A computed fold for a 331-nucleotide part of an RNA from Prorocentrum minimum, annotated as large-subunit ribosomal RNA, domain IV. The prediction has a mean pLDDT of 87. Lineage of the source: Eukaryota > Sar > Alveolata > Prorocentraceae > Prorocentrum.
Context: one part of a larger RNA
RNA sequence: UCAUGGCUAAGGAACUAGGCAAAAUAGACGCGUAACUUCGGGAGAAGCGUCGCCCACAGCAAUGUGGGCCGCAGUGAAAAGGUCCAGGCGACUGUUUAUCAAAAACACAGGGCUCUGCUAAAUCGAAAGAUGACGUAUAGGGCCUGACACCUGCCCGGUGCUGGAAGGUUAAGUGGAGGGUUUAGAAGUUUACUUCGAAGAUCUCAAAUGAAGCCCCAGUAAACGGCGGCCGUAACAAUAACGGUCCUAAGGUAGCGAAAUUCCUUGUCGGGUAAGUUCCGACCUGCACGAAUGGUGUAACGAUCUGGACACUGUCUCAGCCAUGAGCUCG
Numbered sequence: 001u002c003a004u005g006g007c008u009a010a011g012g013a014a015c016u017a018g019g020c021a022a023a024a025u026a027g028a029c030g031c032g033u034a035a036c037u038u039c040g041g042g043a044g045a046a047g048c049g050u051c052g053c054c055c056a057c058a059g060c061a062a063u064g065u066g067g068g069c070c071g072c073a074g075u076g077a078a079a080a081g082g083u084c085c086a087g088g089c090g091a092c093u094g095u096u097u098a099u100c101a102a103a104a105a106c107a108c109a110g111g112g113c114u115c116u117g118c119u120a121a122a123u124c125g126a127a128a129g130a131u132g133a134c135g136u137a138u139a140g141g142g143c144c145u146g147a148c149a150c151c152u153g154c155c156c157g158g159u160g161c162u163g164g165a166a167g168g169u170u171a172a173g174u175g176g177a178g179g180g181u182u183u184a185g186a187a188g189u190u191u192a193c194u195u196c197g198a199a200g201a202u203c204u205c206a207a208a209u210g211a212a213g214c215c216c217c218a219g220u221a222a223a224c225g226g227c228g229g230c231c232g233u234a235a236c237a238a239u240a241a242c243g244g245u246c247c248u249a250a251g252g253u254a255g256c257g258a259a260a261u262u263c264c265u266u267g268u269c270g271g272g273u274a275a276g277u278u279c280c281g282a283c284c285u286g287c288a289c290g291a292a293u294g295g296u297g298u299a300a301c302g303a304u305c306u307g308g309a310c311a312c313u314g315u316c317u318c319a320g321c322c323a324u325g326a327g328c329u330c331g
Base pairs, nucleotide, nucleotide: 001326002325003324004323005322006321007320008319010317011316014315019312027051028050029049030048031047036041038147052069053068054067055066056065057064058063070074082310083309084308085307086306087305088304089302090301094106095105110145111144112143113142114141115140116139122131123130124129148297149296150295151294153227154226155225158224159223160220161219162218163217164216167215168214169213173209174208178204179203180202181201182200185196186195187194188193189192228246229245230244231243232242255289256286267283268282269281270280271279
């Protein structure tokens, strides 16, 4: 000096990103116990008191009642909850990154949409076959949301899905008009060529025909998604219930809102502090909330996150001492 323990005057979070760590609390019995609440809880809420030993009495005993005794201290050591207030998120118990993340992530009961009539849909496999399921729509698969309470607005123009079939487009196939090559033959002529050319063979090929799909027509948003701008106006001023105009498929409803979302921003006001970029309550000017990509609340719950308070303390003011171990020096 370091590590691990023990103690510490006065103060008591002034430490620090943050009470991290430590301290404190602790058992049993009796009393007592708030807001809120889904009436179960919250709750061991909080808070207060008692506890040893001896004697007597009661009792089978546990134990109780009364009297007395000692100590600083009687759950005399050890083991053995700190508590409260407020907010965010997630309802809850649970699950997870074996070996840096345990959470607000995943799951969940509940809710919804959708597919599937059984040789089911879906899935694995080349197939046989298997799972689904020795199940049968109160079943099975997929997707989303995520207890509960109150709710879940408008838009089908785009994309997707479902349905429709009149018309347009359209593959292979069907079709075969026409054209090319070849030549038996015919004609011409500078006797070897030119022109024409049936049948057959062969190459090519137009029109026409031709399903689904797409175009098209509807439906559908707890499908993917989307949910405006400018100008004016009330007898102070300000503001605009109101009006005009442009655009759109429709222009954001209820609720919430500087929020896990707010850039400007430490917004403004209030509370808490002597002093508060955090926190709580409001306001609304929402850069860029918003309704199962769920919205807003919510008792209980949480090794969750945030702010505050009491108790408590070597976290600190500010260090000191002790024990054990390691290290250093000497040996």